[in-house]
Predicted 3D model of a 350-nucleotide part of an RNA (small-subunit ribosomal RNA, central domain) from an uncultured bacterium.
The prediction has a mean pLDDT of 88.
The full RNA is in RNAcentral, with records from ENA and SILVA.
It matches the Rfam family "Bacterial small subunit ribosomal RNA".
Context: one part of a larger RNA
RNA sequence: CUGGGCGUAAGGCGUGCGCAGGCGGUUCUGCAAGUCAGAUGUGAAAUCCCCGGGCUCAACCUGGGAACUGCGUUUGAAACUACAGAGCUAGAGUACGGGAGAGGGAGGUAGAAUUCCACGUGUAGCAGUGAAAUGCGUAGAGAUGUGGAGGAAUACCAAUGGCGAAGGCAGCCUCCUGGCCUGAUACUGACGCUCAUGCACGAAAGCGUGGGGAGCAAACAGGGUUAGAUACCCUGGUAGUCCACGCCCUAAACGAUGUCAACUAGUUGUUGGUGGAGUAAAAUCCAUUAGUAACGCAGCUAACGCGUGAAGUUGACCGCCUGGGGAGUACGGUCGCAAGAUUAAAACUC
Numbered sequence: 001c002u003g004g005g006c007g008u009a010a011g012g013c014g015u016g017c018g019c020a021g022g023c024g025g026u027u028c029u030g031c032a033a034g035u036c037a038g039a040u041g042u043g044a045a046a047u048c049c050c051c052g053g054g055c056u057c058a059a060c061c062u063g064g065g066a067a068c069u070g071c072g073u074u075u076g077a078a079a080c081u082a083c084a085g086a087g088c089u090a091g092a093g094u095a096c097g098g099g100a101g102a103g104g105g106a107g108g109u110a111g112a113a114u115u116c117c118a119c120g121u122g123u124a125g126c127a128g129u130g131a132a133a134u135g136c137g138u139a140g141a142g143a144u145g146u147g148g149a150g151g152a153a154u155a156c157c158a159a160u161g162g163c164g165a166a167g168g169c170a171g172c173c174u175c176c177u178g179g180c181c182u183g184a185u186a187c188u189g190a191c192g193c194u195c196a197u198g199c200a201c202g203a204a205a206g207c208g209u210g211g212g213g214a215g216c217a218a219a220c221a222g223g224g225u226u227a228g229a230u231a232c233c234c235u236g237g238u239a240g241u242c243c244a245c246g247c248c249c250u251a252a253a254c255g256a257u258g259u260c261a262a263c264u265a266g267u268u269g270u271u272g273g274u275g276g277a278g279u280a281a282a283a284u285c286c287a288u289u290a291g292u293a294a295c296g297c298a299g300c301u302a303a304c305g306c307g308u309g310a311a312g313u314u315g316a317c318c319g320c321c322u323g324g325g326g327a328g329u330a331c332g333g334u335c336g337c338a339a340g341a342u343u344a345a346a347a348c349u350c
Stems, first nucleotide, its partner, number of pairs: 004321003007304002012318001014201004021194003025088006033081002035077008049065006091191001092188004096183004103177007110154001115149007125136002162169002206247006215241002220236004258317006266295012299306002323350003332343004
């Protein structure tokens, strides 16, 4: 160097964008760098290999040949790759017409509920549990009525439903804004795929500054339980949860399945389009397309299972794995306010 793998055994970076790099549709012409062929020079000797010879054999020594798979020069070939030129439209994209959507950001607004405050009615309990107690209440609670304050979240619709690269996104309205699907034409003419380093985004918790604080609730306090109970249960309750700005950068960040492209039986449900049949309008049916689910042939798989949304058959590029423990640790570097994150061993041991 070649050779094996990555759903669950070790192994797909949390996700995207993207420079370098790698790879790249179709036709013609040229060139000859790669490639292929011929000639020629060189490739010391020894060694290795083949055929002989000499020591009684062998090791050993020795003659000849082959080989030295390489490099240089030169003459050709032009299929493929590269390069140069000229085209094409099937990849990619642009314009135009429709469509769906909790996609993102900002502002406004609505109703229900909890809590609190004030007042009215009203009287002895309320709350809580397996049972209790702590707790609240005659200074009038709980219940009920009226009015008010404030914060957070949006019942029903609601769905293996939709959107987003992932994290994630849900009352309603307005403004700004990204992507997607679809139809028929026109246009550009390979503008593409992947991507080390890099850049951006990235739940929750946590951190900084300033607000806010209804409910919930780490820590904490009390009451129970228990042999004990630093818990489970109960009564309270502070950070936090919310907002603005700035950090942190990790998750069972999961489909435990990288991205892109092509090919390979079907059946059923559902969401968004389009065309056709049908209807007064619908419903319904057929075809096609982009998703999202359930089964299933071939094939694959250690099995489980996967199965046109592949874990099937192939190609391009990236990432990653190499016995268990030590250890995702130590040291060092980088980043961070910190918490820590990231990169990442060895001794030793089985």